This is a predicted structure of a 90-nucleotide RNA (Glycine riboswitch aptamer) from a marine sediment metagenome. The sequence is in RNAcentral, with records from MGnify. It matches the Rfam family "Glycine riboswitch aptamer". About the family: This family represents the bacterial glycine riboswitch. Glycine riboswitches usually consist of two metabolite-binding aptamers domains with similar structures in tandem. The aptamers cooperatively bind glycine to regulate the expression of downstream genes. In Bacillus subtilis, this riboswitch is found upstream of the gcvT operon which controls glycine degradation.

RNA sequence: CCCUGCGGGAGAGCUCGGCGGGCCGCGAGGCCUGGCCGGCGCCGAAGGAGCAACCGCCUCGGAAACUCUCAGGCACCCGGACCGUGGGGG
Numbered sequence: 001c002c003c004u005g006c007g008g009g010a011g012a013g014c015u016c017g018g019c020g021g022g023c024c025g026c027g028a029g030g031c032c033u034g035g036c037c038g039g040c041g042c043c044g045a046a047g048g049a050g051c052a053a054c055c056g057c058c059u060c061g062g063a064a065a066c067u068c069u070c071a072g073g074c075a076c077c078c079g080g081a082c083c084g085u086g087g088g089g090g
Stems, first nucleotide, its partner, number of pairs: 001089008013040001015039005020033005041074003047070001048068003054062003
């Protein structure tokens, strides 16, 4: 440095419309919705891009948790930079 087991691990929508589904009603219709699509808003800690302190073997190369938000995300689960720890490989 790479692969992998375990533990920890943040932020941001009780938003609008359509479709689907469910419930209530004789009916017109009403209500709910963690699913799908789209609008608007928002977040930064996969990945990606930008600026730069700084570093090096200095015509060159590397470089943040800063900036952007293409990608990703905005209940839980999942995922998750990074941290701790065990195993394997170079």